This is a predicted structure of a 402-nucleotide RNA (Bacterial RNase P class A) from a Planctomycetaceae bacterium. It matches the Rfam family "Bacterial RNase P class A". It is annotated as a ribozyme.
[in-house]
RNA sequence: ACAGAGGGACAGGCGUUCGCUGAGUCGCAAGGCUUAGAGGAAAGUCCGGGCUCCACAGGACACGAUGGUGGGUAACGCCCACCGUCCGUGAGGAUCGGGCAAGUGCAACAGAAAGUAAACCGCCGAACGUCGAAGUUACUCCUCGGAGUUCGCUUCGAGAAGGCUGCGACGUGGUAAGGGUGAAACGGUGCGGUAAGAGCGCACCAGCGGUUCGGGUGACCGAGCCGGCUGGGUAAACCCCAUCGGGAGCAAGGCCAAGCAGAAGGAACGACAGUCUUCGGACUGUCACGAAUCUGUCCGAUUCGUCAUACCUUCGGGUCGGCUGCUUGAGGUGUCGAGUAAUCGGCAUCCCAGAGAAAUGAACGCCCUCGACAGAACCCGGCUUAUCGUCCCUCUGCCAGC
Numbered sequence: 001a002c003a004g005a006g007g008g009a010c011a012g013g014c015g016u017u018c019g020c021u022g023a024g025u026c027g028c029a030a031g032g033c034u035u036a037g038a039g040g041a042a043a044g045u046c047c048g049g050g051c052u053c054c055a056c057a058g059g060a061c062a063c064g065a066u067g068g069u070g071g072g073u074a075a076c077g078c079c080c081a082c083c084g085u086c087c088g089u090g091a092g093g094a095u096c097g098g099g100c101a102a103g104u105g106c107a108a109c110a111g112a113a114a115g116u117a118a119a120c121c122g123c124c125g126a127a128c129g130u131c132g133a134a135g136u137u138a139c140u141c142c143u144c145g146g147a148g149u150u151c152g153c154u155u156c157g158a159g160a161a162g163g164c165u166g167c168g169a170c171g172u173g174g175u176a177a178g179g180g181u182g183a184a185a186c187g188g189u190g191c192g193g194u195a196a197g198a199g200c201g202c203a204c205c206a207g208c209g210g211u212u213c214g215g216g217u218g219a220c221c222g223a224g225c226c227g228g229c230u231g232g233g234u235a236a237a238c239c240c241c242a243u244c245g246g247g248a249g250c251a252a253g254g255c256c257a258a259g260c261a262g263a264a265g266g267a268a269c270g271a272c273a274g275u276c277u278u279c280g281g282a283c284u285g286u287c288a289c290g291a292a293u294c295u296g297u298c299c300g301a302u303u304c305g306u307c308a309u310a311c312c313u314u315c316g317g318g319u320c321g322g323c324u325g326c327u328u329g330a331g332g333u334g335u336c337g338a339g340u341a342a343u344c345g346g347c348a349u350c351c352c353a354g355a356g357a358a359a360u361g362a363a364c365g366c367c368c369u370c371g372a373c374a375g376a377a378c379c380c381g382g383c384u385u386a387u388c389g390u391c392c393c394u395c396u397g398c399c400a401g402c
Stems, first nucleotide, its partner, number of pairs: 002397009012367007020037007039373001043384002046382005051249004063245005068082005083097001084095004098240002103238002105234002120179002122175003127172006134165003139162002142159007187205006206230002208227008253324004262315005270287007288306007331350008368371001
């Protein structure tokens, strides 16, 4: 230099003006001044926790989640370290990583066969059966001829059937070496063995199981011995095993509380006169009493009421509405220490949005590499997803050139 691996930071900058929300402060008020004002994901709402209300003797079942080991944490399905497996020359990366050698199930197409394997081509023809041609005449039977004869047969030769021998074909059959199918076909190589073959036997290798020793907290790793044990895939299929899990969520929940409705209670418990009358009562006037208002009290004035579906007082629940929960927190920064690390601890220092239809914006100017994804709503730890680009750190390969 080229090609890569891992990790971190930033997310246009500056200025002027006008706005918006919170806090502080000044002001009787209107308003003024000062200060703060989105993110690395605020997102998806997928996990875990805090907080709140409800439920709750204990146990079992069901349901859901998780699944190598050790550690971290408030907790986790997250993180760190390690182990196993796979990928990469490497730095490194991936891992939904318990059990299919408990049971049940599933597997398109192709293929003979997809699991107590099977037999399409091929190989074999050992075993059994049928058939064919051939050989043989020792054996059994038959025919012919010669010889002998006690005329029953005997013997010799020829032929032939059975039988026997090997050969061939076919069937039953054997086989899992070879071919072919498939994503996948029941360890591999070699020797022996066999009719041909086959862990059928043996040697070595691979796996599995058992066992012993060594290392490691452990997952696991290494070595030896024994057993021919060779038992495919799928558990994001049912299922089995182990561990964990009560439900709902800030529209949780708490406080205050118009109006309407409800419940309980309360004083005047009127007098006289006049007018009218449908004879129930109504109206007017004076006085008395009660309530409200007029300045807190007295006087006074005004209005209303005097037995009532009105008025007043109290009470419980609680609508509109208001307040709260609400942001100081498993907090940020710096530093020191423990730890491989995740993380934890000590000290110092800082306060950094808190709305409630919901603020965080707009205009102009200058500069640059011309600016992505995207907007808090109770809070926090994660994961996942989206993202124009820029910068920094560590490491690997190549080893050509200097």